[in-house]
Molecule: SAM riboswitch aptamer (S box leader)
Organism: Citricoccus sp. SGAir0253
RNA sequence: UAACCAUCCAGAGCGGCCGAGAGACCUGGCUCCACGACGCCGCAGCAACCACCGUGCGCCCCGCGCACCGGAGCGGUGCUACCGCCAGGACCGAUGGAAG
Numbered sequence: 001u002a003a004c005c006a007u008c009c010a011g012a013g014c015g016g017c018c019g020a021g022a023g024a025c026c027u028g029g030c031u032c033c034a035c036g037a038c039g040c041c042g043c044a045g046c047a048a049c050c051a052c053c054g055u056g057c058g059c060c061c062c063g064c065g066c067a068c069c070g071g072a073g074c075g076g077u078g079c080u081a082c083c084g085c086c087a088g089g090a091c092c093g094a095u096g097g098a099a100g
Base pairs, nucleotide, nucleotide: 001099004097005096006095007094008093013043014042015041016040017039021032022031023030025089026088027087028086029085044080045079046078048077049076050075052071053070054068055067056066057065058064059063084092
């Protein structure tokens, strides 16, 4: 990082700093916000994907593949208002994976 695949109605806050907008973009709504939102930092937490463990099934059989509305959270990312806040639009957005 274009494209591909999968997912996005569950889950998860305290403190410090900053000081006015924020919820990706546009439009129309709706909500949050000086009782300090958003953002940054610290700590904490959650468990979506990969990795790990377990159970079941299968196979070219001690390894591999698939499923889990299982576990753990030590690893890699991510996330911690509202159904991606709602609707419409657009080569839509975000996260992960496998890759170039």